Model confidence (mean pLDDT): 88 of 100.
A computed fold for a 471-nucleotide part of an RNA from an uncultured bacterium, annotated as small-subunit ribosomal RNA, 3' major domain.
The full RNA is in RNAcentral, with records from ENA and SILVA.

[in-house]
Context: one part of a larger RNA
């Protein structure tokens, strides 16, 4: 100087408290440990590993295992020599591949492509993240971290950055041997909330005409889309405050004191994570630790844990009727509509590269009816049968439909998580990946709460100070 303290002071944060919904019990899904295995590829490990890399493991992927094969190699460059190109057909084979036949590249030529031999080399998801770059997590969107000059100190270093106020903030004010400055904070960027201007097609429809229908004529008012601008600054008033910064209340306003949300992550810490995204030093393999193929495995199951989904019901379940989104996606695609089927879906088939057409009936809700507290008209696991779809192929090991079967479960021990408002809770919808496969992930809107006295305590953090045998 730091770090630490079951030292002190001050102050924050869903940290506690207040409150709502959960998890921990059940079934299932998924990840992990363990066990098993020929293999169950590898990594991730308290917070910050465990629905994580994986935004798609039937083959492929695939890195693992078994077996069958290749050796200049699946891929690159160069040198030398050679020349029945490639492709197609047949046979063998699980295939990779091998053999036979056919075929006879471009160029006038030199030569080139392809192929073969040989050489130099390729190749490695082999090791080391304790050799590294890059990228990332975390403390933490926390308010901090430093520098120049000056001053003080023998020096390490201090001062500035401490102090009095104030703020979300090292934010600002005042004071001060300091005066300035940089990286951070804030602002500048994007979305959203109000208004105005411009522009009206594929969007919109008040008035006019018209129609089953903004359908058509027409219209630019409105909604909305796109572009541009205005608007909020403690600007105004009152009080408090050190004549300050600012705080409290009020007016006006669509909005107030950072309006709400996002992007943005200082110096650094954890020899944190990643050599399996990529790059890369060194080491190692070189008829194999490289490469190809078929099949299997990554899906194994006495168990244990994490994260989820569905429930245990009446604020509910089922049936009928009926209303209202937003954001996205679509041409080897989205598929209206018609027909067939109880249905998954199939057969036809229009439109749309899309503010035009389609996905697209949103669901909870509302109206009416049944159930009457029961392991039930709750719950749907499990299993049987019959089908559909994708795909070369659903046995291992996909998703969906119909009928039957109907398990555990009656609200969950110790303990533990999230959330302060359009939030939690609850309801559905879309998208990426993708042939197919979503209870995960990333988004979208609908309905829409309760509570916060307070900072003693638990956890994390900031500033000052104190003790120290640690640095």
């Nucleotide at each position: 100087u730091g770090a630490c303290g079951g030292g002190g002071g001050c102050c924050c944060g869903c940290a506690c408290a207040a409150g709502c919904a959960g998890c921990g019990g059940a079934g299932c899904a998924u990840g992990u440990g363990g066990c098993u295995u020929a293999a169950u590829u590898c990594g991730a490990a308290g917070c910050a590993a465990c629905g994580c890399g994986a935004a798609g493991a039937a083959c492929c992927u695939u890195a693992c295992c078994a077996g069958g094969g290749c050796u200049u190699g699946a891929c690159a460059u160069g040198a030398c020599g050679g020349u029945g190109a490639a492709g197609c057909g047949g046979c063998g084979g699980a295939g990779a591949c091998g053999c036979c036949g056919u075929g006879g590249c471009c160029g006038a030529g030199a030569g080139g492509a392809g192929c073969c031999g040989c050489c130099a080399c390729a190749g490695g998801u082999g090791g080391u993240g304790c050799a590294u770059g890059g990228c990332u997590g975390u403390c933490g969107u926390c308010a901090g971290c430093u520098c120049g000059u000056g001053u003080c100190g023998u020096g390490a270093g201090a001062u500035g950055u401490u102090g009095g106020g104030u703020u979300a903030a090292g934010u600002c004010c005042c004071g001060c041997a300091a005066c300035g400055a940089g990286c951070g904070c804030a602002a500048c960027c994007c979305c959203u909330g109000c208004c105005c201007c411009g522009u009206g097609u594929u969007g919109c429809c008040a008035g006019c005409a018209u129609u089953c229908a903004g359908u058509u004529g027409g219209g630019g008012a409105c909604u909305c889309g796109c572009g541009g601008g205005g608007g909020a600054c403690u600007g105004c008033c009152g009080g408090c405050g050190u004549c300050a910064a600012g705080c409290c209340g009020g007016a006006g306003g669509a909005a107030g004191g950072u309006g709400g949300g996002g992007a943005u992550g200082a110096c650094g810490u954890c020899a944190a994570g990643u050599c399996a995204u990529c790059a890369u030093g060194c080491c190692c393999c070189u008829u194999a630790u490289g490469c190809c193929c078929u099949g299997g495995g990554c899906u194994g199951c006495a168990c244990a844990c994490g994260u989820g989904c569905u429930a245990c019901a009446a604020u509910g379940g089922c049936c009928g009727g009926u209303a209202c989104a937003g954001a996205g996606g679509g041409c080897u695609g989205c598929c209206a509509c018609u027909c067939a089927g109880c249905g998954a879906u199939g057969a036809g088939g229009a439109g749309c590269g899309a503010a035009u057409c389609c996905c697209c009936c949103a669901a909870a809700g509302c109206c009416g009816g049944c159930c009457c507290c029961a392991g039930u008209u709750c719950g749907g696991a499990u299993c049987g049968c019959a089908g559909g779809c994708u795909g070369c192929a659903a046995c291992c090991c996909g998703c969906c439909u119909g009928c039957g079967u109907g398990a555990a479960g009656u609200c969950g021990g110790a303990g533990u998580u999230g959330c302060u408002a359009g939030u939690a809770a609850u309801c559905g919808c879309g998208g990426a990946u993708c042939a197919g496969c979503a209870c995960g992930c990333c988004g979208c809107g609908g309905u829409g709460a309760a509570u916060a006295c307070g900072u003693u305590c638990c956890c994390g953090g900031g500033c000052c100070u104190u003790g120290u045998a640690c640095u």